[in-house]
Context: one part of a larger RNA
RNA sequence: UGACGGGGGCCCGCACAAGCGGUGGAGCAUGUGGUUUAAUUCGACGCAACGCGCAGAACCUUACCAACUCUUGACAUGGCCGGUCUACCCGCAGAGAUGCGGCGUCCCGCAAGGGGCCGGUUACAGGUGCUGCAUGGCUGUCGUCAGCUCGUGUCGUGAGAUGUUGGGUUAAGUCCCGCAACGAGCGCAACCCUUGUCCGUAGUUGCCAUCAGGUUGGGCUGGGCACUCUACGGGGACUGCCGGUGACAAGCCGGAGGAAGGUGGGGAUGACGUCAAGUCCUCAUGGCCCUUACGAGUUGGGCUACACACGUGCUACAAUGGUGGUGACAGAGGGCAGCCAGGCCGCGAGGCCGAGCAAAUCCCGAAAAGCCAUCUCAGUUCGGAUUGCACUCUGCAACUCGGGUGCAUGAAGGUGGAAUCGCUAGUAAUCGCGGAUCAGCACGCCGCGGUGAAUACGUUCCCGGGCCUUGUACA
Numbered sequence: 001u002g003a004c005g006g007g008g009g010c011c012c013g014c015a016c017a018a019g020c021g022g023u024g025g026a027g028c029a030u031g032u033g034g035u036u037u038a039a040u041u042c043g044a045c046g047c048a049a050c051g052c053g054c055a056g057a058a059c060c061u062u063a064c065c066a067a068c069u070c071u072u073g074a075c076a077u078g079g080c081c082g083g084u085c086u087a088c089c090c091g092c093a094g095a096g097a098u099g100c101g102g103c104g105u106c107c108c109g110c111a112a113g114g115g116g117c118c119g120g121u122u123a124c125a126g127g128u129g130c131u132g133c134a135u136g137g138c139u140g141u142c143g144u145c146a147g148c149u150c151g152u153g154u155c156g157u158g159a160g161a162u163g164u165u166g167g168g169u170u171a172a173g174u175c176c177c178g179c180a181a182c183g184a185g186c187g188c189a190a191c192c193c194u195u196g197u198c199c200g201u202a203g204u205u206g207c208c209a210u211c212a213g214g215u216u217g218g219g220c221u222g223g224g225c226a227c228u229c230u231a232c233g234g235g236g237a238c239u240g241c242c243g244g245u246g247a248c249a250a251g252c253c254g255g256a257g258g259a260a261g262g263u264g265g266g267g268a269u270g271a272c273g274u275c276a277a278g279u280c281c282u283c284a285u286g287g288c289c290c291u292u293a294c295g296a297g298u299u300g301g302g303c304u305a306c307a308c309a310c311g312u313g314c315u316a317c318a319a320u321g322g323u324g325g326u327g328a329c330a331g332a333g334g335g336c337a338g339c340c341a342g343g344c345c346g347c348g349a350g351g352c353c354g355a356g357c358a359a360a361u362c363c364c365g366a367a368a369a370g371c372c373a374u375c376u377c378a379g380u381u382c383g384g385a386u387u388g389c390a391c392u393c394u395g396c397a398a399c400u401c402g403g404g405u406g407c408a409u410g411a412a413g414g415u416g417g418a419a420u421c422g423c424u425a426g427u428a429a430u431c432g433c434g435g436a437u438c439a440g441c442a443c444g445c446c447g448c449g450g451u452g453a454a455u456a457c458g459u460u461c462c463c464g465g466g467c468c469u470u471g472u473a474c475a
Base pairs, nucleotide, nucleotide: 001475002474003472004471005470007469008468009467010466011465012464013463015459016458019423020422021421022420023419026315027314028313029312030311031310032309033308034306035305042053043052064301065300066299067298068297069296070295073124077123078122079121080120081119082118083117084116089102090101091100092099093098106115107114108113126290127289129288130287131286135284136283137279138278139277140275142273147186148185149184150183151182152181153162154161155160166177167176168175192267193266194265195264197235198234199233200232201231202230203229206225207224211222212221213220238261241255242254243253244252245251317416321375322374323373324372325371326370333364334363335362338357339356342353343352344351345350382413387408388407389406390405391404392403393402429451430450431449432448433447434446435445
């Protein structure tokens, strides 16, 4: 000087408390451990591994296993030698890769020759092989915590201190005052995006607001940019104003006006550093290793196994509910090998026909809520696992191993021990919708809107953190 303390003081944070909903019990989904296996590829391991890399494992992917094959190679560049075919298509053998046979005969150029392609040879290719404790890059975490430093000066023999401590204040090393310090940098804040209000500009979306026409119905038509909206530019919030308080300061409390008030809400943004944290399987890369194989191709299998254990979720256990009927109201997105109106067929998944739309123009489009009826507390008209049969879609192909539909079957489950998680407002809870990936496959992920709470006395205690101070046999 740090670090640590079941030392002290001050102060924060859904840290506790106050509340609301969960997890831990059940069934299923998914990841992991373990076990099994020819293989169940590899990585990730307290917080910060475990719906994580994987934003799509039937083949492919695929790195694993078995079998069958290749050896200048599936891919790149160069040298030397030889050739002028190959590809495509067809036939035979084969699980296929591949092998054999047939057909066929490239481009520029008059030619020489060149390009391309094929064969041989040589340099080399290739490696998701090892080392993340050799590395770059990227990332997680403490933590959006308020800190981390420097120059000059001063003090100290020195390590170092001072500044950065102190009195107030703040979300903040934020600001004010004081002070052997005076300044400065990286952080904080602001500048950026979005949302909330108003104005202007613009009008193939919106409006009967206003006028006219038409109708079975709809801005449907003429017409018009008023409103809504869209998207570009501005205004607007600054403790600016008033009162109180405070050291006459910074600020704090209350009020007015205002769509919004003291950082308005949300996002992006992550200081010096810590964890030899994670990643050599994104990529790059040193070293080491393999080179008729640890490289490459193919078919099939595996990553989907199952006595168990754990994590994360979904669905429930019901009446604030289930079922039947009726029935409104979104936002954000996506669409051409696509989205698919409408009509017909089918109980349905879906099929057939088929208009429009590269889209503010066409299409994909709510559910909970509300209203009516019924069920009456039961393993039930709760719950839907499991299983049987019959179908349907995608795809070369659904046996291992996909999704969906109908009929039948109807399991556990009656609110979950110790323990443990999230959340402070348009939040929690609850309801549906969209998207990426994608042929097909979502309870995951990333977004979107609808309905919409309760509680916070307080900081003693648990956890994490900041500042000052104290002890130390630790560095």
Background:
The prediction has a mean pLDDT of 83. Predicted 3D model of a 475-nucleotide part of an RNA (small-subunit ribosomal RNA, 3' major domain) from an uncultured bacterium. The full RNA is in RNAcentral, with records from ENA and SILVA.